Model confidence (mean pLDDT): 85 of 100. The part of an RNA shown here (small-subunit ribosomal RNA, 5' domain) has 507 nucleotides and comes from an uncultured bacterium. The full RNA is in RNAcentral, with records from Greengenes. Its Rfam family is "Bacterial small subunit ribosomal RNA".

Context: one part of a larger RNA
RNA sequence: GAUGAACGCUGGCGGCGUGCAUAACACAUUCAAGUCGAACGGACUUAGGGGAGCUUGCUCCCCGAAAGUUAGUGGCGGACGGGCGAGUAACACGUGAGCAACCUGCCUUAAUGCUCGGAAUAACGCGUGGAAACGCGCGCUAAUACCGAAUAAUACAGAGCUACCGCAUGGUAAAUCUGUCAAAGUUCAGGCGCAUUAAGAUGGGCUCGCGUCCGAUUAGCUUGUUGGUAUGGUAACGGCAUACCAAGGCUACGAUCGGUAACCGGACUGAGAGGUCGAACGGUCGCAUUGGAACUGAGACACGGUCCAGACUCCUACGGGAGGCAGCAGUGGGGAAUAUUGGGCAAUGGGCGAAAGCCUGACCCAGCGACGCCGCGUGAAGGAAGAAGGUCUUCGGAUUGUAAACUUAUGUCAGAGGGGAAGAAAAAAAUGACGGUACCCUCAGAGGAAGCCACGGCUAACUACGUGCCAGCAGCCGCGGUAAUACGUAGGUGGCAAGCGUUGUCC
Numbered sequence: 001g002a003u004g005a006a007c008g009c010u011g012g013c014g015g016c017g018u019g020c021a022u023a024a025c026a027c028a029u030u031c032a033a034g035u036c037g038a039a040c041g042g043a044c045u046u047a048g049g050g051g052a053g054c055u056u057g058c059u060c061c062c063c064g065a066a067a068g069u070u071a072g073u074g075g076c077g078g079a080c081g082g083g084c085g086a087g088u089a090a091c092a093c094g095u096g097a098g099c100a101a102c103c104u105g106c107c108u109u110a111a112u113g114c115u116c117g118g119a120a121u122a123a124c125g126c127g128u129g130g131a132a133a134c135g136c137g138c139g140c141u142a143a144u145a146c147c148g149a150a151u152a153a154u155a156c157a158g159a160g161c162u163a164c165c166g167c168a169u170g171g172u173a174a175a176u177c178u179g180u181c182a183a184a185g186u187u188c189a190g191g192c193g194c195a196u197u198a199a200g201a202u203g204g205g206c207u208c209g210c211g212u213c214c215g216a217u218u219a220g221c222u223u224g225u226u227g228g229u230a231u232g233g234u235a236a237c238g239g240c241a242u243a244c245c246a247a248g249g250c251u252a253c254g255a256u257c258g259g260u261a262a263c264c265g266g267a268c269u270g271a272g273a274g275g276u277c278g279a280a281c282g283g284u285c286g287c288a289u290u291g292g293a294a295c296u297g298a299g300a301c302a303c304g305g306u307c308c309a310g311a312c313u314c315c316u317a318c319g320g321g322a323g324g325c326a327g328c329a330g331u332g333g334g335g336a337a338u339a340u341u342g343g344g345c346a347a348u349g350g351g352c353g354a355a356a357g358c359c360u361g362a363c364c365c366a367g368c369g370a371c372g373c374c375g376c377g378u379g380a381a382g383g384a385a386g387a388a389g390g391u392c393u394u395c396g397g398a399u400u401g402u403a404a405a406c407u408u409a410u411g412u413c414a415g416a417g418g419g420g421a422a423g424a425a426a427a428a429a430a431u432g433a434c435g436g437u438a439c440c441c442u443c444a445g446a447g448g449a450a451g452c453c454a455c456g457g458c459u460a461a462c463u464a465c466g467u468g469c470c471a472g473c474a475g476c477c478g479c480g481g482u483a484a485u486a487c488g489u490a491g492g493u494g495g496c497a498a499g500c501g502u503u504g505u506c507c
Stems, first nucleotide, its partner, number of pairs: 001506003005503005012376006018369002020334001025332003029329001031327001034076003039073002042070005048063007083287003093211007102204002107200008115149004124139006155180005162173004185192002213259003220250003225247008262284004266277004289310005312323004340366001342365003348362001349360004380408003389400004413448001415443005423434001451496005456477003462491005472479002
């Protein structure tokens, strides 16, 4: 000098930041991912029309479809956003290359197409099991759900041919033949969609060079191990996997083993070189109670999805079930120590939707904490041989000290009253959580606002009393045993100041 700090004493205001570093310990409760009726059939409600009964304004039934709501089917999104750093010494990360070995929903551009059929199923109805969670049987029905057929190339696969090129396997382009594969409708008729292909954009996957902590009181390690052939698998290369064959591969330029650790942009310090750190903000990675697995999907081996196993917790009618805060708050526990079970979708952004809109603990705000940085105030000017009081005294006085009182003016902050934003964007209208906030004006009155540490030397700042190697101080040297500037108190002084001092850690 710095700090995500803590502790002691003290504490007026504001702005901007920041706040579980420990138990990746366990979690009550609310909320944190939904949306679309312009994909679909129902159900319900309201209004309308018709009919019946009558108690004449009520009940029941039917109709068409007008408006609305929505459990279910279906679509898109739940792979983003948010959290944490346990694991990981590794192509995890950083940096620079490569993929002639790859994928990419939504979006953009371009070309072409959207034909004909079928069978189900949830919802629903009836019945039925169970304490519940949740089912089971029979029957009915729709679709942009599912299936079949047609059509089809610049797609894919195979065959053969030519030209050009390269980076080894090879790549690109043109023509030829054969085979294979698609679709879905809806609407207010503006459109929105669907299918195939090519290209782009974006996002990812893989490979490699270099860099990346400590220990040799860790010296040998390795059997899918190293390479080959074949097959499988993957979006894709590859021992990625399997079979067979060979016996290789790494290592003193530190393999293996053990310990520690997410990495970086950066942060702190330092003249620099360097050292230390990786909170907040941004990028990447990994994880989601522990371990394992796949399904769906463009994308996951998936925090608020599924299945299995373990531990734990809860419910139970004992047969069986339910759960996962390292999301935002909050609780217990641990700890020296770290906040509200707040407001709002107004802005920015995200999901869905044609839109209106809905959802959004992302985010924007507010609350708490002197935790940090910055700014301001607690007054200003005048006021004497200098009050009182305190302290010291050589008893003369000295000092506190222009300090106070007193006089004069002012009005920051806080207080009261009045006005009152920007942030809000499209021609207009409407739309602000913050917030009646910031800011402006007026009012009154010095009124409500100073402490902490030190004073032997280092080191700025001295006397008195008490104590008497006691009580105590102390960063180092060292003080204290009867005049202690070093202990305790008081007066005075010095330093910093809404802080001051101590402790921890780094340079």